The RNA shown here (Bacterial RNase P class A) has 373 nucleotides and comes from a Microscillaceae bacterium. The organism belongs to Microscillaceae, within Bacteria. Its Rfam family is "Bacterial RNase P class A". Rfam classes the family as a ribozyme.
RNA sequence: AAUGCAAGCCAUCUUAUCGCCGGUUGUCUUGCGCAACGGGAGGAAAGUCCGGGCAACUCAGAGCAUCCUACUUCUUAACGGGAAGGGCUUGGUUUUGCGAAGAACUAAGUACAGCAAGUGCCACAGAAAAUAUACCGCUCGCCGCAAGGCGAGUAAGGGUGAAAAGGUAGAGUAAGAGCCUACCGCUCAGUCGGCAACGGCUGAGGCAGGGUAAACCUUAGGAGUUGAAAGACCAAAUAAGCCAACGUUUGAGGGUUGCUCGCCCGAGUUGGUGGGUAGGUCGAUGGAGCUUUGGCGUGAGCCUCAGCCUAGAUAAAUGAUAAGAACUCGCCACCGGCGAGGACAGAACCCGGCUUAUCGGCUUGCAUUUUAU
Numbered sequence: 001a002a003u004g005c006a007a008g009c010c011a012u013c014u015u016a017u018c019g020c021c022g023g024u025u026g027u028c029u030u031g032c033g034c035a036a037c038g039g040g041a042g043g044a045a046a047g048u049c050c051g052g053g054c055a056a057c058u059c060a061g062a063g064c065a066u067c068c069u070a071c072u073u074c075u076u077a078a079c080g081g082g083a084a085g086g087g088c089u090u091g092g093u094u095u096u097g098c099g100a101a102g103a104a105c106u107a108a109g110u111a112c113a114g115c116a117a118g119u120g121c122c123a124c125a126g127a128a129a130a131u132a133u134a135c136c137g138c139u140c141g142c143c144g145c146a147a148g149g150c151g152a153g154u155a156a157g158g159g160u161g162a163a164a165a166g167g168u169a170g171a172g173u174a175a176g177a178g179c180c181u182a183c184c185g186c187u188c189a190g191u192c193g194g195c196a197a198c199g200g201c202u203g204a205g206g207c208a209g210g211g212u213a214a215a216c217c218u219u220a221g222g223a224g225u226u227g228a229a230a231g232a233c234c235a236a237a238u239a240a241g242c243c244a245a246c247g248u249u250u251g252a253g254g255g256u257u258g259c260u261c262g263c264c265c266g267a268g269u270u271g272g273u274g275g276g277u278a279g280g281u282c283g284a285u286g287g288a289g290c291u292u293u294g295g296c297g298u299g300a301g302c303c304u305c306a307g308c309c310u311a312g313a314u315a316a317a318u319g320a321u322a323a324g325a326a327c328u329c330g331c332c333a334c335c336g337g338c339g340a341g342g343a344c345a346g347a348a349c350c351c352g353g354c355u356u357a358u359c360g361g362c363u364u365g366c367a368u369u370u371u372a373u
Base pairs, nucleotide, nucleotide: 001369002368003367004366005365006364007363008362009361010360012325013324014323015322016321017320018319020040021039023037024036025035026034027033028031042344046355047354049353050352051351052350053349054227055226056225057224061261062260063259064258066223067222068221069220070219071085072084073083074082075081086112087110088109089108090107091106092105093104094103095102096101113218114217118216119215120212121211122210135158136157137154138153139152140151141150142149143148166184167183168182169181170180185207186205187204188203189202190201191200192199193198231282232281233280234279241273242272243271244270245269246268253265254264255263256262289308290307291306294303295302296301327341328340329339330338331337332336
C1' cells in the first nucleotide's frame, strides 16, 4: 500500500426564486389578513418484537387457570437489553501418559435449571431400544468317522442402528465379565478459595446412568387488564317520542382480569322504529433530554461542574426549480475537459433497547499478500 473481517462514526453543502406547517413581535379595515425575524424528519422516523413512563378501570383483594423467564453477579426507571465472569461443545498449537485420557494457550459457538422425581414417546434395521438380551462368535461337556448336532457357561470380539448397558491397562479364567486392582469418568461427603456461577484438594461407594423437557410435567422467579381510537374539558344538537320484553329491595341489569368468589353501582335495562348532532381545546413535546468539565468503576454505567432548547402536523407541513461547489465512477487525455451518479427510507403520546433495510465515505483493531529499508 492492497484485500478481507470486526467495531464505531458520517450519510452532501451554499445561494436565489416560488410555495407548505408551527412560533414570536408589530400593525390594521379583526381576516385562518398583512409585514419582519426565527424554527421545521432519521440513523434507522421502519418492524411494532421486548421493557418503562403516562392514563382509565374502586391505586386492582383471594383462589384457580393461563402466559413469560431459566449459569452467576452487576447495570438500569425497567427489560427477554447491556457489561463482566463461570461452565460446556467444536477446531488449532504445544505438551504429559503404555493407553483411556489429561494440562496450558488460543479461536468460534452456546434457550446453559431438572429425564440420579413421575408419566409418555422413540420409524426402519437389529437377538435386544431399557425389568436387559444372545443372531454370528468364544469356551466346556456329551453324541458323531467327519461335516455337524444337543446341553451348559459367557458377553471380550463381530453384526444392526442416530443411539447398545462406563472406558484404558493389567490381574484372573475353560472362555469371559467391576469378578478384582490401578488410572480416567460418575455420584456422594468433607475442606479450602471465590459475593456467586464455579474451581482446587482429600476421602467414600464398583457405581446411578440410551435419547427426548423446542413432550406433558417438576423446581425457582415474575406478570392485574386495557392502550393516545387511553383519557379530561368546552361547544353544538335533541323526541324525556312510539312499540315489545324483563325489572324496581323477593334486585333486572351493569362495573371490576380468562373463570369462581369477594367488592362496588343500581332504577332502569335490552331489542325495534323514528329524529338530531358529528366542531374545537388539552393530553402533545423541558425530557430517565443534548453537549461538555472533573471524578469513580475492568466494564455496562454512576456522581458532578458549566452551557443549550432542538419538529409538533391531524387527513396530516417538512417541498419544487435553477446555478455553483465538494465526492465517487467512466471516457478522452494530461494536470484539464466531457458524461453519469447520490442509497435505505420518511415523525404521529413520549422514552430505553432489539431486529431488519441502506449509494458512498472516514477512523480504529486484527489477519493475509506485495513493495521498500